Background: RNAcentral holds the full RNA, with entries from ENA. The part of an RNA shown here (large-subunit ribosomal RNA, domain II) has 673 nucleotides and comes from Parabacteroides sp. It matches the Rfam family "Bacterial large subunit ribosomal RNA". Gene Ontology terms of the family: structural constituent of ribosome and ribosome.
Context: one part of a larger RNA
Order: sequence, then C1' cells, then structure tokens
RNA sequence: ACCGGCGAGUUACGAUAUGCAGCAAGGUUAAGUAGGAUAUACGGAGCCGAAGCGAAAGCGAGUCUGAAUAGGGCGAGAGUUGUAUGUCGUAGACCCGAAACCGAGUGAGCUAGCCAUGACCAGGUUGAAGUUGGGGUAAAACCCGAUGGAGGACCGAACCGACCCCCGUUGAAACGUUGGCGGAUGAGUUGUGGCUAGGGGUGAAAUUCCAAUCGAACUCGGAGAUAGCUGGUUCUCCCCGAAAUAGCUUUAGGGCUAGCGUCAAGGUAGAGUAAUAUGAAGGUAGAGCACUGAAUGUAUGAUGGCCUCAUCUCGAGGUACUGAAUAUAAUCAAACUCCGAAUGUCAUAAUUAUAUACUUGGCAGUCAGACAGUGGGUGAUAAGGUCCAUUGUCAAGAGGGAAACAGCCCAGACCAUCAGCUAAGGUCCCAAAAUAUACACUAAGUGGAAAAGGAUGUGGAGAUGUCCAGACAACUAGGAGGUUGGCUCAGAAGCAGCCACCCUUUAAAGAGUGCGUAACAGCUCACUAGUCGAAUGACUCUGCGCCGAAAAUUUACCGGGGCUAAGUGUAAUACCGAAGCUAUGGAUUAGAAAUAAUGGUAGGGGAGCGUUCUAUAUGCGAAGAAGUCAGAUCGAGAGGACUGGUGGAGCGUAUAGAAGAGAGAAUGCCGGU
Repeated sequence: ACCGGCGAGUUACGAUAUGCAGCAAGGUUAAGUAGGAUAUACGGAGCCGAAGCGAAAGCGAGUCUGAAUAGGGCGAGAGUUGUAUGUCGUAGACCCGAAACCGAGUGAGCUAGCCAUGACCAGGUUGAAGUUGGGGUAAAACCCGAUGGAGGACCGAACCGACCCCCGUUGAAACGUUGGCGGAUGAGUUGUGGCUAGGGGUGAAAUUCCAAUCGAACUCGGAGAUAGCUGGUUCUCCCCGAAAUAGCUUUAGGGCUAGCGUCAAGGUAGAGUAAUAUGAAGGUAGAGCACUGAAUGUAUGAUGGCCUCAUCUCGAGGUACUGAAUAUAAUCAAACUCCGAAUGUCAUAAUUAUAUACUUGGCAGUCAGACAGUGGGUGAUAAGGUCCAUUGUCAAGAGGGAAACAGCCCAGACCAUCAGCUAAGGUCCCAAAAUAUACACUAAGUGGAAAAGGAUGUGGAGAUGUCCAGACAACUAGGAGGUUGGCUCAGAAGCAGCCACCCUUUAAAGAGUGCGUAACAGCUCACUAGUCGAAUGACUCUGCGCCGAAAAUUUACCGGGGCUAAGUGUAAUACCGAAGCUAUGGAUUAGAAAUAAUGGUAGGGGAGCGUUCUAUAUGCGAAGAAGUCAGAUCGAGAGGACUGGUGGAGCGUAUAGAAGAGAGAAUGCCGGU
C1' cells in the first nucleotide's frame, strides 16, 4: 500500500411539542398481594386536571392596584393515561484524541553522593626537607660534596577519561570503530555489602542524574478527567432551501437573542410584492459665494511707520513702507449654503399584474465571506490592500463564450432524442459557420502591451497669405555713399558694451542676420534685378499610423498556423453557436382540468430499500438449503428475481414488532498478502 473483518446520536429517568389510541369533568394507579406469568384481577396511598387574583387578611369568574362604578396588570377555552417520533435537561451522552492534576504503591542491580570493608597503579626521570663530611664564624648564618627520597612533580603502559578528523548514520553498536589525544601516588581507579525516593533524593551546579524515561521517575487507580479544538460519523429517492449581518459577551475561530431557512396549525383581512397617479419630509450630486472660512489682481485708502517743515501749543506737507474697510473682476470648501435635483423612502385611493404576507408553535443552520460594477473613507485618487454603502455573481450553479481561468459576458441542468430556432461570441485552417457585400482608412505585422515629449508619415475638414504685372526653390549679378554714426575704450571701423537708428544715390542695400579680425580686412544674410515657368507658405481642428520602448529556463504581449486582410471604421445581409427556447415521448408534484413546476451546500420536511432477531400465517429443501462463481434479466434508486456451475443442510414469503440495523475515508483497530 491493497484486500477482508470490526468501527461512531445509545440507554435510563424527567420536560416539552406533534401523531395515534383509551376514557373524559374527569383521567390514572405506585409499591405490594393473588397468579406459571412481563397476562389479568385486587390495591385510590399518590399525581395531573376541573379557578383565579392578591404580600396577606381575603374575595371569587373575577381579582389586585386605586377615592373610583376610571384605566391598567394577571385571569376566565378539556383534560388525563399509554405509546411512537422530534428536541431539550441530568447522566461519559455521537466516536477517537491530550498536555496535565490527585491518591496508593514499586524502584539507587543504571546513575549521583555518602558509609563499611577489600583490591589495583609496568618501566623510566627529577632529586625538597632532614642527616652527614669538609670549608667558614667568637658562635651562628652561609658555601661545597655525599647521603636522603619529598611532590594534587615529569615521561609513559595497564586502568580511568573523551579534545580532533574520517568511517558508521534502515549501524556490528538506540552513542560504536580506526588513527591521533588528556590523567595516570591522587580531590586517583575499582570489587563487594549497605544508606538517601518523587511536593522527594542526589548534585566540584549541567535543571545534572534517580533502570535507553526527568523543569519533576515508573506502575496501578480516580477515569470514559476535561478539550469553546482537530479528525471521523456507514442505504436510496422526492419537496423547500439559508447565512457569513445587528446587539451583548474576560467576547472576537465560542455563545445568547434578533435577522434569514423549513415543517405544522390558524384565522382576520384583501393585508405582501411590482407598476401607474397624487401628496409629503429631506439638504446628497450639481451649483453658488448671501453666511462661515480660504484665496488673487486692480481702484480708493483708515490705522501705524518713515522723511521734510514747524515746535510754546495745535499741527502742515510728502511717501516706490504697512495695508483695515469699501468697490470691482475672477476663484475654492467633508465638518460653508442664497439655492438644489435624479434615485431612494413614507403616505393616500383606485386600477392592473402577481401570490404572497401575518400570527402561534416544533426543528434548525449561519456570526472567517470572495470578487466585479457604482458612491465614499483610509492608503500614495498604491495593492488580488483595508473599512462602509448599494447591486450582481460565486459561495450553494452545471452549460456556452473569454486559449487555459470560483466571483467577468450569455444563460439557470427532471429524464430521453442521429429534430428545429437563437444568446453572448463568432464564420481562412486547426475548429461548427462568409476566403460574403458596399464605401473608406492603416503599411506600422499597427492590429497583437505603456507616458511626458518629439517628427515635411498619411487621409479628411476649415480659415488665411504670395503668385503669369512671374510666386516658392535653385543659379548669375548687385548688396553702395555720408561713415571708422556718437560714446566708451589700448583698440571698438555693421557685428565686447551703452545711446541713437537719420539722410543720400538707387532696381535694391539694416548705422546691420551670422561667421570672422588685436582692430581693420574677408565670407554671408536681409533687400533688389535677371534666368526659369506654375504653383507655393505659414496655421487651426480631426482619423489612422511612427519614435520614445532594456530582463532574466523557451519563440513567449494574436491560443497556434498564418494574415495586408483573415487589421480598423461605417452600413446592411446570411449562417454557426448553450443543458436557453421550441418540438416529440416519459417520470414526479400541485390542480377538477387546461396547465405549471422539478440546480443546490449548511439545514428542515416527506416516502422508501436492505440486514439480524421475535410473533402469527404460509411455504421450499439430498430430484440438493444457505453460501459462492458466471450470465445479454426487472425496477427511477436503495435493490429484487431467474438459469447454470460449485457447495452439502438448512432457508424463505406475507403482515406486524424489536434493534449490537447499512462503511471509503477517523496519520482508525485486528488479520492476511
């Protein structure tokens, strides 16, 4: 891992609702006695009901409050016994699952420390004190030699340890092996016997060790501890069908009440929903500046400052400072409003459409929501972000489209059909249907990713200059004189800079457009003539394109091939395309029928199938029961027959009843392979 078996809402006693049955203003017995009996009889103690209200006295279909004959509160309706089912309570209470807590015991044959008594430490080295001989001294101290044999001394086996690397890592081993390594007369190692016990012991102290277990050992018991948590919870079909919100919560992944679901009963009334009409409240969008604030320009200009004059005092004048207030022009606001919608809400009466709505009771589930559109807060006018409002979808929704793609677009699947029509979206091939039609645009593979910004890309529209009296472009020629204008300056001559910018000759020529020189010079432009011979310049709006454009496994920003339309815009036609709609047949539910309905998680309700046993009835079986294997059989399904093989002794059917009553999941349990 697979296969087989086992494996989870039970039982008792109460409560409550519903169904059924008995009796009924009553209903019913309990223990017990008799009895073969859980049958039945006896047994009326007890229980529930038939009257309530009040704190009570008490009164009574009423009563309490109260001054009240008022109002208000609570009352005035058939129950009871049994049984079945739903749910709740108390019990382990659907099943499995803790870490823990407590009690009583068992452990120091492992290990920690201690006690008693024993044992062990090859070999080599160093050479303390002391002693002694000599020297030395007044005597000592002291010095030298010898002797001596100290040390948590040195080197190094046994022994004890465990610092490093490899190997090993389903090991030879639940801590080891090879090679190096530390201690090795000591706080040394070790044998045997003993002592200390879990809220404890022991600890050269690491929460270390206390039998491969230690922040509190192990065994049994309390015990089925508790688990607002995780996992699992076994046959079928039919009907309806949610929620992810509010309030409160030591509450936030739990709960309670309400909201939303389902089932039953009920009756008033025509309540519910939608549309039309009329009326009403409101201060949002927008708009506005009348208020509150913000904010810009101009005009007038108070107050204050500064300057001048005056100064005995009053002051006078000026001001490129400040800038109140007023006027005018143009603005801004969630916490501004002189105004002010749409939508939504409420009410009214009628009409139309539809069939809900409400009350009472049984049973729930839900309280993690997700995305999308719209209006907002927050954030960075970030997020597949977060928080509200509102609508939709998913959740609990299959089908078609979007290449693929819960939340987008179309559309809501009872079953069947080798029938038809459509939606979104499509019609060259993959791949069903137009290589369709008309008129335009695009040349960028734009289409088939992006901005500020940039550009004689190209189409359309508009308005406006120049031009056969010759434009635009090109070429030829001219582009002068006063004058080197004045100033400045070392110089300044069109061309560093400042000021002015005239006059003349002219077809035309600036007191000069750019380059250039130290300054001149030189080149050039404006401007003019000629050559040429027909268009040319600047601008506004707009369609489609271009550049701007660099990313990581692989082309990779059309699904692919490929496309110049098979791209884009406008117009109109045909076709394809879904579980939509239609057609035909069938099923179930509702309804008299016509006809309508039948997606579904949590969840509510209904109807059934099968297993074991019991009762009653009735059958089958050695001419072969159950079981088992095979088969093209019946039923909407759970499931049921039949035939044959195998097997070798029991087993059905009908109607009821009772349950150890249905397996694929629980890192389920046991067995087999």
Record summary: Its mean pLDDT, the model's own confidence on a scale to 100, is 86.